[in-house]
RNA sequence: AAAAAAGAAAAAGCGCCAGGACUUAGAUUGAACGGGAAGAAAUCUAAGUUGACGAGGGGGAGGUUUAUCGAGUUUUCGGCGGAUGCCUCCAGGUCUUACUGAUUAGACUUAAAUCUAUUCUUUAAAACUGUUGAGUAAUCAGCAGCUUAAAGGGGGUAGAAAAUCAGGCA
Numbered sequence: 001a002a003a004a005a006a007g008a009a010a011a012a013g014c015g016c017c018a019g020g021a022c023u024u025a026g027a028u029u030g031a032a033c034g035g036g037a038a039g040a041a042a043u044c045u046a047a048g049u050u051g052a053c054g055a056g057g058g059g060g061a062g063g064u065u066u067a068u069c070g071a072g073u074u075u076u077c078g079g080c081g082g083a084u085g086c087c088u089c090c091a092g093g094u095c096u097u098a099c100u101g102a103u104u105a106g107a108c109u110u111a112a113a114u115c116u117a118u119u120c121u122u123u124a125a126a127a128c129u130g131u132u133g134a135g136u137a138a139u140c141a142g143c144a145g146c147u148u149a150a151a152g153g154g155g156g157u158a159g160a161a162a163a164u165c166a167g168g169c170a
C1' cells in the first nucleotide's frame, strides 16, 4: 500500500451519478456594426451545482421489477442500486345457518380480518412570499407567514353472501 474481517452511525419519493442541464476558470474559433479594439454565439478541458413535495405501506420463506396515492412542474428528465408492492407456498387467525364446536368451500387478515353502496372523520408538505447565513456563481441550509389533495385507515347506516355432522335452546 492492497485485500479481508470486526465495530459504530445512517433509509425507503430512499441512496448514488458517468448522460443531460446549469455555474466558474482556462483555451480555440469568432458573427453584425466597424478605421481599430472590445466582443455575441459555439466547441474543448478542469472543478463544482442540480438530480422526488409530502400522505400511505412490514407474519415467515422464495420469486419478480416501470411497486400505492395525489400536489407541483423547465430536468420530480435520464441511468444504477435498494425498497414495506405483486405472485406462490407455509404458520396463526377472522367472516359467511338463529347459538356453540368440528370438517370442507369461498373471501379476507397479521392486531386486524366477507362484499357493495352511502355518510362523517382522519395536522399534507413543497411550491409561493419575506428574511438570515454560506459560496465568485450555479445553488445549499435555516426561520416566519401562507395555499390546498387523492388513495388508504377509522366510526355510523343500509343491503347481500354455505354445506355436512354433533350438541344445546325454543
Stems, first nucleotide, its partner, number of pairs: 014081004019077001020050009053070003059090006091110006099167006114160009128145007
Description: Predicted 3D model of a 170-nucleotide RNA (glmS glucosamine-6-phosphate activated ribozyme aptamer) from Iocasia frigidifontis. Its mean pLDDT, the model's own confidence on a scale to 100, is 77. The organism belongs to Iocasia, within Bacteria. It matches the Rfam family "glmS glucosamine-6-phosphate activated ribozyme aptamer". The family's RNA type in Rfam is riboswitch. Rfam's curators write: This entry contains a glucosamine-6-phosphate activated ribozyme that is found in the mRNA for GlmS. GlmS is an enzyme that uses fructose-6-phosphate and glutamine to generate glucosamine-6-phosphate. The ribozyme catalyses self cleavage of the glmS mRNA that is thought to regulate GlmS activity. Rfam links the family to the GO terms catalytic activity and regulation of gene expression. The sequence is in RNAcentral, with records from Rfam. Of the family's consensus pairs, 87% are formed in the model.